[in-house]
A computed fold for a 587-nucleotide part of an RNA from Elusimicrobia bacterium CG_4_10_14_0_2_um_filter_63_34, annotated as large-subunit ribosomal RNA, domain V.

Context: one part of a larger RNA
RNA sequence: GGCGUGGUUAGACGAAAAGACCCCGUGCACCUUUACUGCAACUUGACAUUGUGUUACGGUUUUGAAUGCGUAGGAUAGGUGGGAGCCUUUGAAGCGGCCCUUGAGGGGGUCGUGGAGGCAACGGUGAAAUACCACCCUUUUGGGACUGUGACUCUAACGUUGGGCCGUAAUCCGGUCGACGGACAUUGUCAGGCGGGCAGUUUGACUGGGGCGGUCGCCUCCUAAAGAGUAACGGAGGCGUACAAAGGUUCCCUCAGGCCGUAUAGAAAUCGGCCAUUGAGCGCAAGAGCAGAAGGGAGCUUGACUGUGAGGCACACAAGCCGAACAGGGACGAAAGUCGGUUCUAGUGAUCCGGUGGUUCGGAGUGGAACGGCCAUCGCUCAACGGAUAAAAGGUACGCCGGGGAUAACAGGCUGAUCGCAUCCAAGAGUUCACAUCGACGAUGCGGUUUGGCACCUCGAUGUCGGCUCAUCGCAUCCUCCCGCUGGAGCAGGUGGGAAGGGUUAGGCUGUUCGCCUAUUAAAGCGGUACGUGAGCUGGGUUCAGUACGUCGUGAGACAGUAGAACCUGCUGUCUAUAAACUUGGC
Numbered sequence: 001g002g003c004g005u006g007g008u009u010a011g012a013c014g015a016a017a018a019g020a021c022c023c024c025g026u027g028c029a030c031c032u033u034u035a036c037u038g039c040a041a042c043u044u045g046a047c048a049u050u051g052u053g054u055u056a057c058g059g060u061u062u063u064g065a066a067u068g069c070g071u072a073g074g075a076u077a078g079g080u081g082g083g084a085g086c087c088u089u090u091g092a093a094g095c096g097g098c099c100c101u102u103g104a105g106g107g108g109g110u111c112g113u114g115g116a117g118g119c120a121a122c123g124g125u126g127a128a129a130u131a132c133c134a135c136c137c138u139u140u141u142g143g144g145a146c147u148g149u150g151a152c153u154c155u156a157a158c159g160u161u162g163g164g165c166c167g168u169a170a171u172c173c174g175g176u177c178g179a180c181g182g183a184c185a186u187u188g189u190c191a192g193g194c195g196g197g198c199a200g201u202u203u204g205a206c207u208g209g210g211g212c213g214g215u216c217g218c219c220u221c222c223u224a225a226a227g228a229g230u231a232a233c234g235g236a237g238g239c240g241u242a243c244a245a246a247g248g249u250u251c252c253c254u255c256a257g258g259c260c261g262u263a264u265a266g267a268a269a270u271c272g273g274c275c276a277u278u279g280a281g282c283g284c285a286a287g288a289g290c291a292g293a294a295g296g297g298a299g300c301u302u303g304a305c306u307g308u309g310a311g312g313c314a315c316a317c318a319a320g321c322c323g324a325a326c327a328g329g330g331a332c333g334a335a336a337g338u339c340g341g342u343u344c345u346a347g348u349g350a351u352c353c354g355g356u357g358g359u360u361c362g363g364a365g366u367g368g369a370a371c372g373g374c375c376a377u378c379g380c381u382c383a384a385c386g387g388a389u390a391a392a393a394g395g396u397a398c399g400c401c402g403g404g405g406a407u408a409a410c411a412g413g414c415u416g417a418u419c420g421c422a423u424c425c426a427a428g429a430g431u432u433c434a435c436a437u438c439g440a441c442g443a444u445g446c447g448g449u450u451u452g453g454c455a456c457c458u459c460g461a462u463g464u465c466g467g468c469u470c471a472u473c474g475c476a477u478c479c480u481c482c483c484g485c486u487g488g489a490g491c492a493g494g495u496g497g498g499a500a501g502g503g504u505u506a507g508g509c510u511g512u513u514c515g516c517c518u519a520u521u522a523a524a525g526c527g528g529u530a531c532g533u534g535a536g537c538u539g540g541g542u543u544c545a546g547u548a549c550g551u552c553g554u555g556a557g558a559c560a561g562u563a564g565a566a567c568c569u570g571c572u573g574u575c576u577a578u579a580a581a582c583u584u585g586g587c
Stems, first nucleotide, its partner, number of pairs: 002587002006583003014575002022404004027400002029396004035201005042193007051154001053152014068137001078136005085119003094113008158181004163177005204216003213233001217239006240385001241283001242342002247301007255279001257275005281290002284347001286345003305328004311322003317386001330339003353379007361372002411458001412456001413454003417451001419447006428438002465540001466538003470532001471529005478503003481498006505519005547563003550559003
């Protein structure tokens, strides 16, 4: 050196399982509820199943009788119309008894007596006679019809029968004779209520991962790189209107501020003079704009018009914007002319569905109508503002699927704010003296051990803290070794330089790394190695499924909150050693 044997596992981002964490999908499932919408169930009512009778109280209607009082006025005048007569031996006035009513004055009825009259028109009253007739009104009452409600009753529907008898040898079922209940209950249909018991679904997007927070349309400025346009969870602000004058036109005027002067009067009220090119004002944010004005005032007014629109701006589309000119009929102006809202740019919402007004359109054989079209107009914080529906919230650690390293948690990478170390300057401390030692305010580097930022490999898997084991490297050196300075007398120190050869303890507490403590030691170093090392071990912690506490939540459930002891099960501790390295023994 080769061959082959056994052993050990650091790597082959080893094998295994299309990652369970995380995000995404207008994916799925199950669960919850005061999410939405339904359904069952329950409940209430009506009608049917459903029949007899009695009674009480209502409603409607019919018929009879009564009823009606402000004041003036014979006195208790309901309304309107007709009306010059009406009632009376078929018994008037008056008187007596009884009943009803009352506003206590009276009104009405009836019986008896009585024996011939009583009442209208006429004067007063808004209205003239219950003299008489008709139709009604208010209130009361009697009778009838229909109907409702309550109570009671019946038996024949219907129900029960844990009674007899029969089919029959039958605790079913049926028949029959009874008993009890009874038009209730039951059942059906329709309607109201209630209704996670059940069902189907919804529960937005952007996002330096997701969630929480914030935002979502429109206007102005900057970013924007001197045409237009231009992003970010970049920097600042506004809008969801207002105005009948704050519009049109004609005519006129000039502001803010300053200086000087002027009773009360002051910094500032009103008044005069001069200066004042725009600093004022223009309803509201900003920008652009505007002075013989777009600002301020006055007169007259409604163009804040109808029908069109050459041509353009801007644009994926749909929208948006400007507009001369023509016709009609107007406003103001002497006229020329100006006027189709407002100095301009925000003040907003497609389509469907439906309402209203108009219309010379269509009208299912025809005439109409219904309905529709067309013109005008109304109803959306459809604000997630190009608006999925008229109508919608949550949980999942019991979870599942499809995907993603397009996107988080570990590790690595880039960066180095933070962190560690060093250097520069030297105010100051150090009695004196910046630099023995310490070093403010600042400045410059280095490192890549912290916390982060970024999201570049890995989600068809790169196992995660700590411990054990085994290490290996760096030096910014804890000890040991050599040296300088010292505010080094010596001893002991301080600080710095060289130096990585070797070394760097054992315990108590905690899952701890760390840290505190105990006892030692020459010393008990700091870091890197996928925070070295789970195809080496462990599994105390974290981070599945079970359970409980506190807290939060209506709830399902949730929590960088917590959980004693014991037992068991599953995941589960799986697989292999081909190459390579090291190694035992053999040839």
Lineage of the source: Bacteria > Pseudomonadati > Elusimicrobiota.